[in-house]
């Protein structure tokens, strides 16, 4: 320098054919317990890496940029 893959909640990750942004763990509150843990109920938490394009509508499609991993040279 070139090719491929990845980027979504604090962490690990889903998200199908473009229309609801989600799960587990963690965190907070309540419940339960003599108390703690576990369990049950509820809640907070998001620039879907960034910029632009297409579209009535984009996490999702297209182009570019950035970062990480990997292959080739």
């Nucleotide at each position: 320098g070139g090719g491929g893959c990845u980027a979504u909640a604090g962490c690990u990750c889903a998200g199908c054919u473009g229309g609801g942004a989600g799960a587990g763990c963690g965190c907070c509150g309540c419940u339960c317990u003599u108390g703690c843990a576990a369990g049950g109920c509820g809640g907070a938490g998001g620039c879907c890496a960034c910029c632009g394009g297409u579209u009535c509508g984009a996490a999702u499609c297209c182009g570019g940029u950035u970062a990480g991993c990997u292959c080739c040279a």